RNA sequence: UGAAGCCCACAAGCGCCGGGACCGUUGUGGUCGACGAGGUGAGGGAUCUCGAAGCAUUCGGCGGGUGACCUCCGGCUUCUCAACAGCCGUGAAAACAUGGACAAAGUCCGUUCGCGAGGGCGGAACAAAACCAUGCGGUUGAGACCG
Numbered sequence: 001u002g003a004a005g006c007c008c009a010c011a012a013g014c015g016c017c018g019g020g021a022c023c024g025u026u027g028u029g030g031u032c033g034a035c036g037a038g039g040u041g042a043g044g045g046a047u048c049u050c051g052a053a054g055c056a057u058u059c060g061g062c063g064g065g066u067g068a069c070c071u072c073c074g075g076c077u078u079c080u081c082a083a084c085a086g087c088c089g090u091g092a093a094a095a096c097a098u099g100g101a102c103a104a105a106g107u108c109c110g111u112u113c114g115c116g117a118g119g120g121c122g123g124a125a126c127a128a129a130a131c132c133a134u135g136c137g138g139u140u141g142a143g144a145c146c147g
Stems, first nucleotide, its partner, number of pairs: 014063004019059001020032004035051003041072004073089005079143006096135005107124007
């Protein structure tokens, strides 16, 4: 350096398959089983956001889970501190208004693997929420600062 074998890891809208549907075979084999976007302070219990496609097996089930809730911690709402209230999670206010941006599959075209059900790869279009910009956006007390 090359080849082979074994082990571990690769995942978090993720994994799995004893139901089901489908393919192949007459032997106990195989295929499908949710398309991406976004999302993790710590602990806890219960299970989960956004749209795309489609009118459906994206049926049904199991496991997991970054969302939400409760408690604690932390941050923001005034330059500092404290209390309360509200909202968030280290990129640490939310809501509201206006404007803006971002995807994959289905589909089409091409290619490739498989007897087949089907699978992989390349190219083309489109979204919502989170997000970005602007506006709006606490009370009380003490201090600092200014007059």
The RNA shown here (glmS glucosamine-6-phosphate activated ribozyme aptamer) has 147 nucleotides and comes from a Bacillota bacterium.
Lineage of the source: Bacteria > Bacillati > Bacillota.
Rfam family: glmS glucosamine-6-phosphate activated ribozyme aptamer. By type it is a riboswitch. About the family: This entry contains a glucosamine-6-phosphate activated ribozyme that is found in the mRNA for GlmS. GlmS is an enzyme that uses fructose-6-phosphate and glutamine to generate glucosamine-6-phosphate. The ribozyme catalyses self cleavage of the glmS mRNA that is thought to regulate GlmS activity.
Of the family's consensus pairs, 83% are formed in the model.
The prediction has a mean pLDDT of 78.